RNA sequence: AGAUAGUGGCGAACGGGUCAGUAACACUUGGAUAAUUUACCUCAAACUUUGGAAUAACCCCGAGAAAUUGGGAUUAAUACCGGAUGUGGUUUUUAGAAGAAAACUUUUGAAAAUUAAAGCAGGGGAUCGAAAGACCUUGCGGUUAGAGAGAAGUCCAUGGCUUAUCAGCUAGUUGGGGAGGUAAGAGCUCACCAAGGCUAUGACGAGUAGGCGGUCUGAGAGGACGUACGCCGACACUGGGACUGAGACACUGCCCAGACUCCUACGGGAGGCAGCAGUAGGGAAUAUUGCUCAAUGGGCGCAAGCCUGAAGCAGCAAUGCCGCGUGAAGGAUGAAGGUCUUCGGAUUGUAAACUUCUUUUGUCAGGGAUGAAGAGAUUCCACUUAAUACGUGGGAAAUUUGACCGUACCUGAAGAAUAACCACCGGCUAACUCCGUGCCAGCAGCUGCGGUAAUACGGAGGUUGGAAGCGUUGAUCGGAUUGACUGGGCGUAAAGGGAGCGUAGGCGGCUUGACAAGUCGGGAGUGAAGUUUCGGGGCUUAACCCCGAAACUGCUUUCGAAACUGUCGAACUAGAGGAUAUUAAGGGAAAGCGGAAUACCACAUGUAGCGGUGAAAUGCGUAGAUAUGUGGUAGAACACCGGUGGUGAAGACGGCUUUCUGUGAUAUUACUGACGCUGAGCUCGAAAGCAUGGGGAUCAAACAGGAUUAGAUACCCUGGUAGUCCAUGCCGUAAACGAUGUAUACUAGAGGUAGGAGGCUUCAACCCCUUCUGUCUCGGAGCUAACGCGAUAAGUAUACCGCCUGGGGAGUACGCUCGCAAGGGUGAAACUCAAAAGAAUUGACGGGGGCCCGCACAAGCAGUGGAGCAUGUGGUUUAAUUCGAUCCACGCGAAGAACCUUACCUGGGCUCGAAAUGUAGAGGAAUAUUUAAGAGAUUAAAUAGUCCGCAAGGACUUCUAUAUAGGUGCUGCAUGGCUGUCGUCAGCUCGUGCCGUGAGGUGUUUGGUUAAGUCCAGCAACGAGCGCAACCCUUAUCGUUAUUUACCAGCACGUAAUGGUGGGAACUAUAGCGAGACUGCCGAGGUUAACUCGGAGGAAGGUGAGGAUGACGUCAAGUCCGCAUGGCCUUUAUGUCCAGGGCUACACACGUGCUACAAUGGUCGAUACAGAGGGCAGCAAAACCGUGAGGUCAAGCUAAUCCCAUAAAAUCGAUCCCAGUUCAGAUUGCAGUCUGCAACUCGACUGCAUGAAGUUGGAAUUGCUAGUAAUGGCGCGUCAGCAACAGCGCCGUGAAUACGUUCCCGGGCCUUGUACACACCGCCCGUCACAUCAUGGGAGAAGGUGGAGCCCGAAGUCGCUGAAUCAACCGCAAGGGGAAAGGCGCCUAAGGUUUUACUUUUGACUGGGAUGAAGUCGAAACAAGGUA
Repeated sequence: AGAUAGUGGCGAACGGGUCAGUAACACUUGGAUAAUUUACCUCAAACUUUGGAAUAACCCCGAGAAAUUGGGAUUAAUACCGGAUGUGGUUUUUAGAAGAAAACUUUUGAAAAUUAAAGCAGGGGAUCGAAAGACCUUGCGGUUAGAGAGAAGUCCAUGGCUUAUCAGCUAGUUGGGGAGGUAAGAGCUCACCAAGGCUAUGACGAGUAGGCGGUCUGAGAGGACGUACGCCGACACUGGGACUGAGACACUGCCCAGACUCCUACGGGAGGCAGCAGUAGGGAAUAUUGCUCAAUGGGCGCAAGCCUGAAGCAGCAAUGCCGCGUGAAGGAUGAAGGUCUUCGGAUUGUAAACUUCUUUUGUCAGGGAUGAAGAGAUUCCACUUAAUACGUGGGAAAUUUGACCGUACCUGAAGAAUAACCACCGGCUAACUCCGUGCCAGCAGCUGCGGUAAUACGGAGGUUGGAAGCGUUGAUCGGAUUGACUGGGCGUAAAGGGAGCGUAGGCGGCUUGACAAGUCGGGAGUGAAGUUUCGGGGCUUAACCCCGAAACUGCUUUCGAAACUGUCGAACUAGAGGAUAUUAAGGGAAAGCGGAAUACCACAUGUAGCGGUGAAAUGCGUAGAUAUGUGGUAGAACACCGGUGGUGAAGACGGCUUUCUGUGAUAUUACUGACGCUGAGCUCGAAAGCAUGGGGAUCAAACAGGAUUAGAUACCCUGGUAGUCCAUGCCGUAAACGAUGUAUACUAGAGGUAGGAGGCUUCAACCCCUUCUGUCUCGGAGCUAACGCGAUAAGUAUACCGCCUGGGGAGUACGCUCGCAAGGGUGAAACUCAAAAGAAUUGACGGGGGCCCGCACAAGCAGUGGAGCAUGUGGUUUAAUUCGAUCCACGCGAAGAACCUUACCUGGGCUCGAAAUGUAGAGGAAUAUUUAAGAGAUUAAAUAGUCCGCAAGGACUUCUAUAUAGGUGCUGCAUGGCUGUCGUCAGCUCGUGCCGUGAGGUGUUUGGUUAAGUCCAGCAACGAGCGCAACCCUUAUCGUUAUUUACCAGCACGUAAUGGUGGGAACUAUAGCGAGACUGCCGAGGUUAACUCGGAGGAAGGUGAGGAUGACGUCAAGUCCGCAUGGCCUUUAUGUCCAGGGCUACACACGUGCUACAAUGGUCGAUACAGAGGGCAGCAAAACCGUGAGGUCAAGCUAAUCCCAUAAAAUCGAUCCCAGUUCAGAUUGCAGUCUGCAACUCGACUGCAUGAAGUUGGAAUUGCUAGUAAUGGCGCGUCAGCAACAGCGCCGUGAAUACGUUCCCGGGCCUUGUACACACCGCCCGUCACAUCAUGGGAGAAGGUGGAGCCCGAAGUCGCUGAAUCAACCGCAAGGGGAAAGGCGCCUAAGGUUUUACUUUUGACUGGGAUGAAGUCGAAACAAGGUA
């Protein structure tokens, strides 16, 4: 000199972490402390004196596995102990002063008692001393008391969560004087005394939570949050406790208990990361066992320095904020590829390629800051001092300090080189197409997409948005005026308490004085920093950081003002109360009385029914009912008056009289003098119900019977018990409604009515006028979503109370409370839905109303439904019986199924195809005929034929390849077109204007009238359009023109006869053009209208008759099988060809027809009169043949010429004589004819024979109003023929009836109700069954958290006691004084036990609830919902 252990000092109570607990003086803000403490630091004052006894370390001997520890001996201190002094402090006594002051505080004095210390280091001239040193001095300390700063304790006020399904809490609790205790006030603790204290302005309890500065959001007010940073608090494994210390009841200290982990020699010990890293676990999820004390800061130290996971840095994570890049410029044949396509193209897209350029970033190389200020050998000046020493301050200065750091930054090099993703694309919301899928797979924030054309799913291309990020999820605020202070409501949407009286509370008339709590103004203090805002500055910018300012809207204090609110005082009379007079009333309570009716009883008269209903029956009655008369009994209710009239707070109150009692109104005003308004509590409170006792006539739940009905536990009927009535006591609810709280004031009117008063007038009244109170109808402004309200407000305002915040779950559950019970009051949640609701609008509908129309009914005629047949359909069958069609399909598509048609089935074939187009290649004329096989399609063969063109080639044709054809396959719910139906119904709309917030309305409604929204009149409407009507066609009358094929009066010719011929143009007819009919004329009615009725004339009269003509729209009506067409499907077949079959089946059911059932007829005979059509692959005469269908031959006719072609019913005769017939004709047999390639399945017709059913048709149902129904025949289209009895047309004969609109059906207009809007074929309720979910009860079971009683009781403080214990002081000693182990006691953690409260989970079973595509039973509600 260094290291280490120990003694001693200081620190370890800071810094760092976390948010468990805490609803509290924990926090915030402002105060108080005159009720307090404070180590280190600063200032200023005084002192720092004298002694003593020990004990670590160290040494020796031990115990133990260890942790640790025992004994002996030695030693030091600023460790420990005693004495002195007392600037001071403290206590007591005492004299003053100040502050409102006997007390409290501060302060100046006096007296007494008591009370302190420690040295270490440096230096030194004189003096003393032998020396050490004394002594002096400096620095660092020490002691005493004071002041400051900073820190802390305590107290007070203030503000900030949820819950009343927590309403009472409290025993040291509240207070007292006393004692103890603390740094300090205090029940802080203790004994005693008193009985207080807190609470609806929310005590006590429960739940949740660290508080604040602030953060996020918001225009703000607010709302949500409290991470980081900062302040405060609390905690340190869990619970308790003290010790030390200035400070702790102490994160890395101690003791004890408990849980856990570890060590152990089993005896005993050790531990506490919510410090920094790190590990495990949990979890959706959160980093390195890094570097450094270089800076900032802290502790210790005189200092050098040491310590510091504080801190500074680095690492990891796109976690956030900010900045930068991933290249820039040029570049069109708009390349290729992709995608789409209308096949033309478009788009990706200047994008790429390519050319030129740049180098941020990254890489490599080189250079290179700031952060460093200090420290400091040595030395200078000043101060201090006796001093040149030491020290302090200032200056110079060798040397020296960087973790970050391979830093930032700068320079250079090469090179576009190293660097783009995510979500979305139906609307909200910027951005669209294709493919796939086919209510599947899936999407989805809300609305909702997806069932074959998905911008919504999946993929792709493209777009849009954002970008080193993007998207999702979770959370908060906003929008949300959706809890409304700013800034909402309550008649009907959610919401006025059922009503009154009234405590607390809230609010309160007029004048004046005072005060100054609220209020307003000025000043002062505080409102930490950070954040925020503004102005500057520093990093290349920004984020970030720094500086300055504002702000922090608050609290405290002081000065002032005095209008308003408040408080106190004094007055007033307009509110309120009271007095007098008059008056009103079903106001209330009690008692008594009355008549009518009803029922019963008795008697009498009297006889067969009564009663009841839609109709009946049950019931009563011959044992005498009902009816009638007389008398009696009983109970209940009070007709008329009686009235949107009266009274009452509401509920409610109705015969009359009496008693008691409450109230209102009007008029006049002596009196009191704000006494008022509203209001948790209290009281009243219909009906039903309950209890006890009466009463019981009527009516009548339950119940019984009869009906009705599918059923009828209902509606209807006959009975009938509780009850209905009275007394007393409960209940306490109603659509307790005006769905409208109470009070006050103000704000146009009109009319009615009840009760007063006044005026005018009168003989007296009425009428009339004014006014108050009540009540009712309209109505202006205003209000209202609208409806509506409108002085009785839902208007305009004020005061107070109650209530609401989506629907359901639910007025339910649990809890509490009231009740005898029934039940009432209070009153949730889970879960579930995207609505629920109001008012009004337009429709539609109604077993709502009014008006009107239609062969709708009625009045008639003829039918259908019964029979046979035809035909269509269903069903069944079948290989197939192709397909489609509800009223509006069913003699329909089909105006013609033997093959074909044909789409179906079976079998046989073809595959660029039966038919179309293009391209390329190869071949050949095309074509015609014949033969063979085959069911045929087809195949094979032969023969004939040899086109145009000079050639190339062309036309036609065959084969191959390709692009494509083809499809009666699907979708009529992808479509066009066409059509049906409502319906030939009278409606449907628009422009402008007006009304309404709007949807919408008006017009278009109303009164007439019409076939008509036709017309007239009126009208906030005025006009217009599509419809109606008319214009068009046919027909009925006439005129004119024309005259062949039609016609023939007159003239003429001719025939057996005929317009046959000449001729004619009169008539008929034909077909062009015209006329005519318009309510034009007359009369009546009507509004001098429209129009209606009647009449005249007329061929026709009021649309002359018939047709064509079908508004806006409805039915996703019908049709993809007429045609067209998107998409899908198919391509050796779902195409196409062929043969055969089927569409024609047959137990049955239905529709539409024909023929009949006969005498108004059948049969036979004779005889008469049409119209409209058709005809050359045609109609076909005449003649002949056939019984006939028909055949043969064949004139005429491309048609007013010829033919089909004789019309039939009718009429005149004859016959039949009422019957299954001389009716009817099915069916069947035989024989034929015709068409056709073909007649079996499967044609029509003819002849002969056969001769079913059927004798007028049940329920039900159709058509028709005049040339109609009915009836008779004729023609045509399709077509080879025919299923035709159908369809479309034509003419002949030719009726009846309509009072009328009650009813059925359909429709139109107006109105009304509606919970319907897919529109009544609507909507919708409840049980049951099934599934799922959440929830209540539940014998209980298992936890958690509190409270209380008792037991036990660690450590520890405190108190008492105190030894076979003890260095310091006193004493020579004994001993004293004191200390103190141990013991005892109080308190007490943990533990035990008993009990109780709250709470969670679970539980057999059970209750209801919600939801679910098509379950069951009924039909409760919505319309008069079929019983409002």
Molecule: small-subunit ribosomal RNA
Organism: metagenome